Source information:
SAM riboswitch aptamer (S box leader) from a Flavobacteriaceae bacterium, 116 nucleotides, folded computationally. Its Rfam family is "SAM riboswitch aptamer (S box leader)". Rfam links the family to the GO term regulation of gene expression. Its mean pLDDT, the model's own confidence on a scale to 100, is 82.

[in-house]
RNA sequence: UUGUUAUCAUGAAAGGUUGAGGGAAUAGACCCUGUGAAACCUUGGCAACCCAAUUCUCUAGAAUUGAAGGUGCUAAAUUCUACCUUGUUUAGUUUUUUUACAAGGACAGAUAACAG
Numbered sequence: 001u002u003g004u005u006a007u008c009a010u011g012a013a014a015g016g017u018u019g020a021g022g023g024a025a026u027a028g029a030c031c032c033u034g035u036g037a038a039a040c041c042u043u044g045g046c047a048a049c050c051c052a053a054u055u056c057u058c059u060a061g062a063a064u065u066g067a068a069g070g071u072g073c074u075a076a077a078u079u080c081u082a083c084c085u086u087g088u089u090u091a092g093u094u095u096u097u098u099u100a101c102a103a104g105g106a107c108a109g110a111u112a113a114c115a116g
Stems, first nucleotide, its partner, number of pairs: 001116008013043005021032003026082004044074004049070002051066006078108001083105006091097001
């Protein structure tokens, strides 16, 4: 860096340096931030993808427990919306269109493992 698979409505702090931005991209909203953003460092914590043990098993995998190591995370659903389908709803009504909401699925993103 590319691809595949899985997960993404749970959870989780403080100190130091620094000094204005940040919440992925584009657009629209909304939110956080000198009561200190982002970044860096230290020590914690959360998670359970790799990992360890046990059990089940249709041999593909699943469940439970654990947290030494690898890894990630530590405001808000991946902050919300955008594309498609379906349903309900509002207005209008010949078809159809419009408003709002809900469910599902994509696209994109993040993380892990594997492969190139």